[in-house]
RNA sequence: AACGAACGCUGGCGGCGUGCCUAACACAUGCAAGUCGAACGAGAAGGGGGCUUCGGUCCCUGGAAAGUGGCGCACGGGUGAGUAACGCGUGGAUAAUCUACCUAGCGGUCUGGGAUAACAUCUCGAAAGGGGUGCUAAUACCGGAUAAGCCCACGAGGUCUACGGACCUAGCGGGAAAAGGGGGGGGACCUUCGGGCCUUUUGCCAUUAGAUGAGUCCGCGUACCAUUAGCUAGUUGGUGGGGUAAUGGCCCACCAAGGCUACGAUGGUUAGCUGGUCUGAGAGGAUGAUCAGCCACACUGGAACUGAGACACGGUCCAGACUCCUACGGGAGGCAGCAGUGGGGAAUUUUGCGCAAUGGGCGAAAGCCUGACGCAGCAACGCCGCGUGAGUGAUGAAGGCCCUCGGGUCGUAAAGCUCUGUCGGGAGGGAAGAAGUGAUUAAGGGUUAAUACCCCUUGAUCUUGACGGUACCUCCGAAGGAAGCACCGGCUAACUCCGUGCCAGCAGCCGCGGUAAUACGGAGGGUGCAAGCGUUGUUCGGAAUUAUUGGGCGUAAAGCGCGUGUAGGCGGUUUCUUAAGUCUGAUGUGAAAGCCCCGGGCUCAACCUGGGAAGUGCAUUGGAAACUGGGGGACUUGAGUACGGGAGAGGGUAGUGGAAUUCCUAGUGUAGGAGUGAAAUCCGUAGAUAUUAGGAGGAACACCGGUGGCGAAGGCGGCUACCUGGACCGAUACUGACGCUGAGACGCGAAAGCGUGGGGAGCAAACAGGAUUAGAUACCCUGGUAGUCCACGCCGUAAACGAUGAGUACUAGGUGUUGCGGGUAUUGACCCCUGCAGUGCCGCAGCUAACGCAUUAAGUACUCCGCCUGGGAAGUACGGCCGCAAGGUUGAAACUCAAAGGAAUUGACGGGGACCCGCACAAGCAGCGGAGCAUGUGGUUUAAUUCGAAGCAACGCGAAGAACCUUACCAGGUCUUGACAUCCUCUGACCACCCAAGAGAUUGGGCUUUCCCUUCGGGGACAGAGAGACAGGUGGUGCAUGGUUGUCGUCAGCUCGUGUCGUGAGAUGUUGGGUUAAGUCCCGCAACGAGCGCAACCCCUGUGGUUAGUUGCCAUCAUUUAGUUGGGCACUCUAAGCAGACUGCCGUGGAUAACACGGAGGAAGGUGGGGACGACGUCAAAUCAUCAUGCCCCUUAUGACCUGGGCUACACACGUGCUACAAUGGUCUGAACAGAGGGCUGCGAAACCGCGAGGUGAAGCUAAUCCCUUAAAACAGAUCUCAGUUCGGAUUGCAGGCUGCAACUCGCCUGCAUGAAGUUGGAGUUGCUAGUAAUCGCAGAUCAGAAUGCUGCGGUGAAUGCGUUCCCGGGUCUUGUACACACCGCCCGUCACACCACGAGAGUUGGCAACACCCGAAGUCAGUGAGGUAACCGUAAGGAACCAGCUGCCGAAGGUGGGGUCAGUAAUUGGGGUG
Repeated sequence: AACGAACGCUGGCGGCGUGCCUAACACAUGCAAGUCGAACGAGAAGGGGGCUUCGGUCCCUGGAAAGUGGCGCACGGGUGAGUAACGCGUGGAUAAUCUACCUAGCGGUCUGGGAUAACAUCUCGAAAGGGGUGCUAAUACCGGAUAAGCCCACGAGGUCUACGGACCUAGCGGGAAAAGGGGGGGGACCUUCGGGCCUUUUGCCAUUAGAUGAGUCCGCGUACCAUUAGCUAGUUGGUGGGGUAAUGGCCCACCAAGGCUACGAUGGUUAGCUGGUCUGAGAGGAUGAUCAGCCACACUGGAACUGAGACACGGUCCAGACUCCUACGGGAGGCAGCAGUGGGGAAUUUUGCGCAAUGGGCGAAAGCCUGACGCAGCAACGCCGCGUGAGUGAUGAAGGCCCUCGGGUCGUAAAGCUCUGUCGGGAGGGAAGAAGUGAUUAAGGGUUAAUACCCCUUGAUCUUGACGGUACCUCCGAAGGAAGCACCGGCUAACUCCGUGCCAGCAGCCGCGGUAAUACGGAGGGUGCAAGCGUUGUUCGGAAUUAUUGGGCGUAAAGCGCGUGUAGGCGGUUUCUUAAGUCUGAUGUGAAAGCCCCGGGCUCAACCUGGGAAGUGCAUUGGAAACUGGGGGACUUGAGUACGGGAGAGGGUAGUGGAAUUCCUAGUGUAGGAGUGAAAUCCGUAGAUAUUAGGAGGAACACCGGUGGCGAAGGCGGCUACCUGGACCGAUACUGACGCUGAGACGCGAAAGCGUGGGGAGCAAACAGGAUUAGAUACCCUGGUAGUCCACGCCGUAAACGAUGAGUACUAGGUGUUGCGGGUAUUGACCCCUGCAGUGCCGCAGCUAACGCAUUAAGUACUCCGCCUGGGAAGUACGGCCGCAAGGUUGAAACUCAAAGGAAUUGACGGGGACCCGCACAAGCAGCGGAGCAUGUGGUUUAAUUCGAAGCAACGCGAAGAACCUUACCAGGUCUUGACAUCCUCUGACCACCCAAGAGAUUGGGCUUUCCCUUCGGGGACAGAGAGACAGGUGGUGCAUGGUUGUCGUCAGCUCGUGUCGUGAGAUGUUGGGUUAAGUCCCGCAACGAGCGCAACCCCUGUGGUUAGUUGCCAUCAUUUAGUUGGGCACUCUAAGCAGACUGCCGUGGAUAACACGGAGGAAGGUGGGGACGACGUCAAAUCAUCAUGCCCCUUAUGACCUGGGCUACACACGUGCUACAAUGGUCUGAACAGAGGGCUGCGAAACCGCGAGGUGAAGCUAAUCCCUUAAAACAGAUCUCAGUUCGGAUUGCAGGCUGCAACUCGCCUGCAUGAAGUUGGAGUUGCUAGUAAUCGCAGAUCAGAAUGCUGCGGUGAAUGCGUUCCCGGGUCUUGUACACACCGCCCGUCACACCACGAGAGUUGGCAACACCCGAAGUCAGUGAGGUAACCGUAAGGAACCAGCUGCCGAAGGUGGGGUCAGUAAUUGGGGUG
C1' cells in the first nucleotide's frame, strides 16, 4: 500500500459496486424449458344456428387439458471436486474433418403402401405404472421412379507439389431424395362442390459455396520434491483389417524389439488455466472473488440411446450410499439454477417485483415461456460525494484540570447577538428510460391475369413502465434531528496530575511496572483520521535478506584432502562462405473488458461511455554480415614432440653398513643400583650396577641439515645397484589450436583402526603396582599387552591449513637463497652485471570491516568448477549408497532464542612477562591469641533489654562519660489547637507562696498582686478560655537528596584545547632512554601547549641575631629561711619580626643533561623532623537518630506529660584494652629531675582531725603572679630467694567516705579481712626504622558523681634492615582474554524436578494407489436366433429383413490374497529444548 475479510467501539444521508473464501455437507417448499391448431386426428367449457319426444342431437365458430408430429431441451444459469494434462495460454496445421437453424447459388418436390397413439372397451396394481382387443390421421413410417451436382470403383489428360500427394476436366459402371404439405387470395375453365387449377407465401429433398460453431494434431510456455533414478508388453514401430465426421495402437491379428530418461523419465505432494488483480522505480514477487475467454463436473461409479451437436445439471439404464412413500408385494428422489432451511464456521443477504428494457426458445404472427436479465430489499463490506452550521462575541463567565498559589489552560470555545438552509421532515408538481409490435388509415414500389392477397418503404392516430409518484424542481419551518475512534517512552505527530507498587497490567521491536511510572488504570489537555476509527489475519514492499538487473567464500556462513578425465561450458591469428544466434524493415496475430492518454454523460466524483495508444510475445517474409556459431583453406605466438645438459630425502625392488638400546654366555669385582620435588614400588649377596670379551635380534638412520631440495596432495632423510615418473635450462628442427576447466566417474590419500600370516629390540593405549592428593579411574615413577615393523587386503577420515580451487594476461621496487645459463675481467678461482625456473622476507599503488595481502595477490580482468544464506537442535534423525566392523557419505524437520559471529578499541583481570615502590616480606623489638577483669559486638533472654554501625574501611564505634534526667524502649496513669511556633476573638497582669488528695503528672481550695507605652481610640509583653488554619513525630525511605565523613591513598596519577593518524570506537600528547619520593627533572619524539594533582607557599620544632623585660631570669653588687627584697635584663625563658639550606661550593660518575655518590663548611644537607593540606574518580560505602530536605505515613496518637522499669540481663562466641604470671622483680626507707594543660556554680593553699578515702578551714587566684602539683620510672640503702611465693590481685564479707531529691536494681573511693585463675600462652595474627619501639608517670575534654577508654604532654630510651625470591597492597609498559554489575567475572557436563516437541518401538487402527485371481449389473459390439413380426418380393408355400430370447468379448461396483505407501496411536526407551 492492498483486501470477497472478520472482531471491538461508534454510526446522519446519497450514488455506484460487492456479498458461503469453511461442508463438491444434507436439503422442506415454490419457481428456474418450453412452444407450434398456419403439420395431424379428436375436441371439453363458452358463443351462434337448425331439428327435437325437451332426454337430446346435428352444423358453424371456438379453442382448454391430453395425444401423434416438428423445433428447442447440448444455449442460458451454477460450481471448482477432479486434472501437472495439448487442460490452459500463444502461434500454427487440418492436403485427416463435421456443422441444425442462417445467407447466396443451382436443380428438384413423381408414384404407391401399411400401421399406430389419442379414443373406446376389458383387465392387473395400494401406488407408480402397465397389458389385451378394436377404430383412426399426418410435414410420423415404408416401397418404387428420376439423378445435373453428390458418393464408390476403373483407367485417361492437365495444373500445382513440401514428391507423401492435392485439385480440375471429360468418359464408363454402380448407388443414394423429397412433404407440393400448410396458409392467404382468385377472373376464366373443370368438379364428386371437399376441391382441381392459377397466383402468392411458407415448407421439404439433393448439391455447391459462405458464415457460425465444433473435433483432431503440432512447436513453445506452464508448481514443488532426486531422502522419487530408472520407467515401459499395446509398451515403440511396421503390415493388413476394424472403427470414427476425421488422423492415429483408438481397437484387433501377425511381425520386429523397440520407446522415454540427468535439458529430470517414472513416482509422490499440491493446484482448475488465462485476460487480469495487488504490490514494486523496474526486474520481479504474490494471487486467479466479482466481469470476460477456455476446460472440467452435476449425489458416487459405470454405460450407451436419441440427435447436426451429449455419452446430456432440472433425459434413460445399471450398481452403490443416503432420504422419503408403501397395502411390505413394490415404488420415488438428486438446489455445485433463484430464493430459502439445517449444519459447519470468525464470517457472507429476500422463500420480493416484473418480463417495461436487453437477450434467448418456439411460432407466419399476435403471443407464450424465460429466478438469463431489469429492478427493489438487507449489510458502513468497499470506493466516491455531502452534512452535522456561518459571522461576531473577553467579564477571558461558570465549571473541570494543572499550579512555583502569582497564575495558566480547555478558550471565541460557550452564553449572547446577527445570518444561511445542504441533508433529514411536511406539502405540491413531476420526467427520461419507449425503440417497437399490433390495429385503423394514407401514399409510393414489387409480385401477379389481378386495381385480390402478400411483401417493402414513408407518414398520421391509438396502444406498452416492474422500478415508482422514483430521480428532479418549488414551497414551509427551524440551528432546530446528525461525532466518533485510536493514539500521546523512542521508532512516530502528540504531556501533565492522581491511583497502583515486578502487584494489577502493557507490549509491533527495543522494553515499561520493585512508592515520585510522560510506557499500567483513570482524569484534564493534546495529536491523527473521520461516518468511521482501531485490532487481527493475509500478500507485496522496505529486504542488495537468493543478488538477471544486484551479493559473497584468508579470519564473519562458505574452496571438494589431492589428481586423471567423460558430458557440458569457454576458447589464438588470418581468409572465403553460410545466415542458426544478432540487427533492421514489412505483414498477420496479440478477443472484449481492465491499465494509460484525449474527449463525452450523470450538478462533481466514484461510475458509465467514444476514440487512440500500449500489449516488451508468437508466426511469416525481405534485407545486412561487424561479432558469436556452422563449413572450407592457411599461419605459429598457445600446446606438444625430437636433441644436448645438469639438480633433487620423487616412487618401487634387492642388497649392505656403523653407532646405540635390550637380551644371552664368560671373566674381573662388591654392596648397592635405579628413580624422584622428595620418596616408594622395582633390580641386587642365588652377586646386581660398573667394566672387559664374544654372540643374538629388531627398529631407526646422529653429524652434514639449511624459512635447503623433490612430489598433485598425503608425504619423502645411512650407503650401493637395478627399474621408473616429473620438473628445469640451452639451441635448433617438427606438428599446427591438438587448448583451459571439469557435473557424474575413476585413482591416490597421514595417523589411528580392522582381517589373515609373520616379526617383536626400543617405545607404549589398556592394565598392575608405587607415589601425590580431600579424592586422583590424571600429571610423576616401576613394570607392561595390543599396536608401532613386514607381506597382502580393507578403511577413506584430519586444524588433509597458505584455514586462500584451477588456468591465462597485466600492474613500482629492494634484498636473501636453490638449479641452469649468458656477458665483462682474470693465468685462474672469486667479485660484478644479466636471463629463465623455483623458494623466503620487506614494501608502493590498489584492495580489505579491520587485521592484513601486495608479480608466489586477498590488486586489475576473463573462463570453468565447487560451496554459502541467522544461532541452537545437528553434521543429529529417518531413508538411500559404501564398509567385516568401527563407521563414512548424502542430509532434514518439529521445537527454541534475539541473537550467534568477525576484526579492532578502552578498561579490568591472569597461579603471563619486564621495571619500580610501601614495616609488604625478610632482620629485629614488644605484643595479641591461653588467665582474671574492664569495655564493645553477636547470640540468647526479656514487658523492654531503644536505634544505628557489618571484611579491610562495624565491634573502648555514634556515646567528650545511661542511678532520675539523658531516653528515642517497656508497663501503668494522664492531655488533645496540644510540651513548642504564627494568626484571630474574649478575659485577665503574670509569676510566686500555702493547704489537701495523688506515685507523680495533675486536680481542688486559699493567699497575694494590678506590668509597660499611649494621640486615651487603643497597642505591646505575659497568662487563661474558645474556634480553626495548623503544630508535633528520634515514624519510613541514606536505593529520592543536600551537607558531612570513611576508603583506595599523600598512591602519582587524572584530563583538556589545537594539530596529526584512524571509516570508527579511539590513538598520539601521557609512550621511549635515563632519573626521582613524585607525570620530579633532562634528552628524544607528530606533536605543541595548558589545567587538576606532586613540590613549594602555612603552622610547630631544631640555630643565631634584633626588639621587649613582668608575673619570667640572677652573672656581677647588697640582702633573705626563700630571686625574698633592692638592683640589673648579661644569661635562661617568653613572643613578635628577621636571617639561615639553594645540590650554592669541590671532586668523581653520567650523554657536555637531569641526577647520583663522596667531601668541605655549617646548628641543620640533599623534600632536616612533624603537622595541616587528600586530583579525576570507586564502593547506589556511612549517616533521614547532629542538621536540612522531597515524597509517603500518624493526627483523642507513631504527638505530649508523669512515675517506675529497661538500655547494666547471661549457657555462650568474637573484637579492643587493663593487670599479671615475677628477681632487669615485689615490699619498705631515703632523697632528685619535667612538659603541657585546667581553674569563679571554679581551682582551693597553709594549719588541724582521721590509718585512709576524706573532713574542718579559709589565705590566694579571673592566673608566666595563686591553686590543681608530692611527677613516676630512674638513683641510694635494706629485705624477699624461685615458691602459686612478701608474685598476682579477681572474688567475697565487714566497716566507712564522697557526689547527688535519690547510689536496691545500677556509681566511685578507703580501711581491715578473704586471696581465684594465672608459672609466658596452639593454629594463627598485630604494631614499629629513631628520640621511633618499649617503658614511666602527668594533664585535659565530657562531667554533680562516675575511665583500664579517648585526646594531648613530657621522662628513660633500644635492637635490626643481607636484600626484593616469596606473601599482601600499589604504580608504569607489554601480552592473552569467550570478562565489561569487569575473576567474588564468565562458564562446561552429569544428576534431581517440571513442561514441550521429536526419533526408535512388540504391535494396533485407518486412508490411498497399484498388482493377481474370483464374481460379473446395465450396455455397445459380435455370434446365434428352432420363438415372434404390418409395409418389400412372391401363383401365397415361403423368402428377404427386423425383433424378443440365448451365447461370447469387454466391463463398474463387490470379494479374496500378498505386498507398497502415507498418516494416527502404543507399554517402554533414546537423545534434544526450556525453566